[in-house]
Formats: sequence, structure tokens, C1' cells
RNA sequence: AGGGGUGUAGCUCAAUUGGCAGAGCAACGCUCUCCAAAAGCGAAGGUUGGAGGUUCGAGUCCUCUCACCCCUG
Repeated sequence: AGGGGUGUAGCUCAAUUGGCAGAGCAACGCUCUCCAAAAGCGAAGGUUGGAGGUUCGAGUCCUCUCACCCCUG
């Protein structure tokens, strides 16, 4: 330099043919307990790496760009 992959909640990952952004764990609150752990319940937590475009509508499609990984030279 060229090609490919990954990027979504604090962490690990889903999201079907473009149609309300979710789960588990963690943390927090409550129940239980003498206290705690475990268990159960609840609520919260998101600029989907960034910018732009297409569309009635984008995590998903297109362009540019950033970080990391792999391959070729």
C1' cells in the first nucleotide's frame, strides 16, 4: 500500500426480508434472613465507534472516516 473481518447497555452477545433496540451477567432497590450469601421480584442503564447519504422508516443499504484483528505484498 491492497483485501477481508469486528465495533450495539459497565462486561459477554442477540436483533429474521429495512418496520417499537433486547437477553444474560454486573451494579442498584425490595422481599427473604439475627446479619450476610444464595434465591425471587422490580426499576434503571443506549448518540448501535464517528460523519454524511438513500428511504415514510436505517443496528441493517450506500459513501467517507476512526480503532482493533487477520491475509497479501